[in-house]
RNA sequence: GCGCUAUUGGCCAAAUGGUUAAGGCGCCCGGUUGUCAACCGGGAGAGUACGGGUUCAAUUCCCGUAUAGCGCG
Numbered sequence: 001g002c003g004c005u006a007u008u009g010g011c012c013a014a015a016u017g018g019u020u021a022a023g024g025c026g027c028c029c030g031g032u033u034g035u036c037a038a039c040c041g042g043g044a045g046a047g048u049a050c051g052g053g054u055u056c057a058a059u060u061c062c063c064g065u066a067u068a069g070c071g072c073g
Stems, first nucleotide, its partner, number of pairs: 001072007010025003018056001027043005049065005
């Protein structure tokens, strides 16, 4: 330098065009307990790496940029 893949809450991770983006761990509050843990109930937290395009509608499709991984030279 070229090609491919990935990027979604603090971490992991689902959603592959169509209801203000699911779930787990962690965090906060309450219950239970002599205390902690475990368990049970509830809650906060992301508009999807960034910019642009296509579309009535984009996490999803296209282009560019950034970062990371793999391969080629």
Transfer RNA from Streptomyces tsukubensis, 73 nucleotides, folded computationally.
Model confidence (mean pLDDT): 82 of 100.
Rfam family: tRNA. The family's RNA type in Rfam is transfer RNA.